[in-house]
Context: one part of a larger RNA
Formats: sequence, structure tokens, C1' cells
RNA sequence: UGACGGGGGCCCGCACAAGCGGUGGAGCAUGUGGUUUAAUUCGACGCAACGCGAAGAACCUUACCCAGACUUGACAUCCUAGGAAUCCUGCGGAAACGUGGGAGUGCUCUUCGGAGAGCCUAGAGACAGGUGCUGCAUGGCUGUCGUCAGCUCGUGUCGUGAGAUGUUGGGUUAAGUCCCGCAACGAGCGCAACCCCUAUCUUUAGUUGCCCUUGGGUAAUGCCAGGCACUCUAAAGAAACUGCCGAUGAUAGAUCGGAGGAAGGUGGGGACGACGUCAAGUCCUCAUGGCCCUUACGUCUGGGGCUACACACGUGCUACAAUGGCCGGUACAAAGCGUCACGAACCCGCGAGGGUGAGUUAAUCGCAAAAAACCGGUCUCAGUUCGGAUUGAAGUCUGCAACUCGACUUCAUGAAGCUGGAAUCGCUAGUAAUCGUAGAUCAGCACGCUACGGUGAAUACGUUCCCGGGCCUUGUACA
Repeated sequence: UGACGGGGGCCCGCACAAGCGGUGGAGCAUGUGGUUUAAUUCGACGCAACGCGAAGAACCUUACCCAGACUUGACAUCCUAGGAAUCCUGCGGAAACGUGGGAGUGCUCUUCGGAGAGCCUAGAGACAGGUGCUGCAUGGCUGUCGUCAGCUCGUGUCGUGAGAUGUUGGGUUAAGUCCCGCAACGAGCGCAACCCCUAUCUUUAGUUGCCCUUGGGUAAUGCCAGGCACUCUAAAGAAACUGCCGAUGAUAGAUCGGAGGAAGGUGGGGACGACGUCAAGUCCUCAUGGCCCUUACGUCUGGGGCUACACACGUGCUACAAUGGCCGGUACAAAGCGUCACGAACCCGCGAGGGUGAGUUAAUCGCAAAAAACCGGUCUCAGUUCGGAUUGAAGUCUGCAACUCGACUUCAUGAAGCUGGAAUCGCUAGUAAUCGUAGAUCAGCACGCUACGGUGAAUACGUUCCCGGGCCUUGUACA
């Protein structure tokens, strides 16, 4: 100087407390451990691994296993020789591959001999190739403490020196934020602001949007003429600064209350992550040193596996019902996506879906029905008209192909489950809870993830205690 203390002081955080809803019990989904297996590919392991890499394992992916094949190779550059490339087709084979038949002569230059580019085949070797090892050799990227308020430097001064001072002190703040004081005076990286979205208004613009504010028409509808006032769209501005008033305060910084205002003291969200810590994670994104393999640890193909199942754990979904289930009617979003696509209307089917196909490269057309809510009816507390697992049968769709191993539909079946021990998690407002919608990946496959809106609470006395953190101080046998 740090680190640590079941030392002290001050302060903060859904840290506790006050509340609301969960997990832990059940069934299923999913990840992991374990076990099994020819293989169940690999990585990730307290917080900070476990719906994680994986924004999508039937084949492919795929790295694993079995079997069949190749050896200058699936891919790159160079050399030699031959051939246009390419297309159609027979046989063997599970395919890879092997072996035949046919069509075919392009482009550029040309001294018409040929040469060249591109592509294919054969051969020789230089080489290719490796998701093989080392993340404790590395770059890059990322997590974490933590969006915590800290981390440092120059000059000066003090100390023999390690170092100190500044950065401590008195106030204040979300903040090393600001003020005052001070052997310090300044400065940098962080904080804040500048950026994006959102809340109000103005101007400009008016199609694909909007409108009865004017007129016409219809069984009905912005359907038509017309218009850009409103909503909206998208560009430019305005607006919030403790600016104004009062109180408190050291006259400072500021705090509390008030006015005006759409908004008030960081208005609400996001992006943004200091010096560093964990030899944290990643050599399987990529790049890369070293080591290793080179008729194989490389490459191709078929099939299997990653989907196994006495069990244990994590994360979720659905429930256990009446604030509910079922039936009928009726209303209101936002944000997205669409041409190898979205697919209206009509017809067929109980349905998943099928047929036909208008329109739409989209403020125009479509996905598209929002759901909870509301109104009416029914059930009447039961393992039930709750709950839907499991199983049987029949189907639909995607795809070369749904046996291992897809999703969905209909009929039948109708398990556990009556609110969950010890323990433990999230959340302070348009939040929790609850309800649907869309997207990425994607042929198909979502209870996951990401985004969007609808309905919409309770509680916070307070900082004694648990956990984590910041500043000062104290002790130390630790570095």
C1' cells in the first nucleotide's frame, strides 16, 4: 500500500421488511447428470453451466457408430497429355461408384497451320485436407463484479524509502454530482450530456392513409365526385432549465412545497459498460504459434445414433376448477411478414385440409379470427360437463422418404392431480399478474427465444437483521 475481521461509523441496492404471484408435490415438454449403448458426437459446471452454443438432429445438418468405397484427393495453385462444355439414355449396385450407347463442336485471336480463355478427363509430384490436441502459447469476441462510482496521470510539496498528498474534511447528489474549506494546482478515462424510441404542440406535405366538415348514389359499405379540417404518416422546429414564487440552508451547493404546464426536478424506456478481477468462456464461428495424422485422425455414400431409460436435478407448459367449464351472440389492438411468397371470394370436407384462383413486389391486396372482456343460456361442488396424460382406430399436410423419429385433425379412451414439506425465486407502475398477436430459424416441426399490444393491481412503517456493494477509520501472526 492492499486484502481480510462473527471491528466501528456513514450510505446504497426487490438485500431484508410490507405485499402480489410462482418454483419445490402431479402429468407433459425441454436441458443436464447418471446409467445403458456399436455409437448414444463435442463443448458449457456456484452466483456468471443445465429451453446454454442449437434463430429449429427424419435424410442432409453431423462432428459419433457400422458397412461399402477413394488416395494429388470433396476444395486451391502450378506442369504435361487428350477432349468443347453440356445434354439424353442402358446395365450392375443400398448408394457412392463401376461399365456401355447416342447427340454435340460454341467464345477470342489467326499468317487458316494453329494458339489462347473457360470447363472436363488422365498422369507425376510440390501440396491439399483434419469439428485432431493445447483457450494454461494467442488474436478477436463474450460473460462477470457492475451502469457499481470509481481508476489514474503531470507538475509541486511531504517522507531516508516503500509511498502520501491531490481523491481526505463540512454539506449535497443517482453520481469523484456540485459547493465550501484545504500544500496543493491542473488534467485524463469513467458519471452526466450529445444519439434513438416515447409523452404535447406548431409548420410543411396529402397517396395507397383520413373524413360526413359539403353533395350524389345504394339493400348495405369512404362506394363515387370533392376536400386535406381532423386522425395518421414523416421531415423540420418549439418545449423542461430548479427557469419563476415561498420556506429551510453558510449569502453557497442544494432540499422541501407551490404556480404555470402535455410533461418537473435524470419525465419514461433503450443504446452506451472506466482501470481492472476471475490463467472465467470459446483452437467446434473465424484467425493463429506449437504438436500430431497423411492409402488416414483426410474424403464420398447407405443405414443407424445424437430421440436410449430403474433414477436424480434445473427451466418451462397444462392443471387441480364456479373470479370457473361448455354453448350461442357481439366489440376493441399494436407490431410484423409476404413473389420458389401471402393467398381473398366461391365450391367440397365434421375437421386437419383439398379444388379453383381475384388481388398484392404492399399505408392499396393478403396472412387476419385478436383473445381475455361484455351479453344471454346451461352445469351446482362431484375426481365432476374439472383435468387432459396415455392408448386404440381412421385420416390430413410437408417432404425422395414420417418404422426407428414430424406436426396436425376426427371418433373412442379418459391416468395423475382437490393448491403442494424443508427450502427457494421474480416483481415498486402501465410494473406484477393475466390475455392473445407477430417474427427469426424453417420443406415440415415451438410449451423455447425475440418483439408487440389488450385488461390491469397490492405494498414499501422502516434499515435491527440476511446477501452484495461504495467511502472513511481501526486491528492483523496474510500478500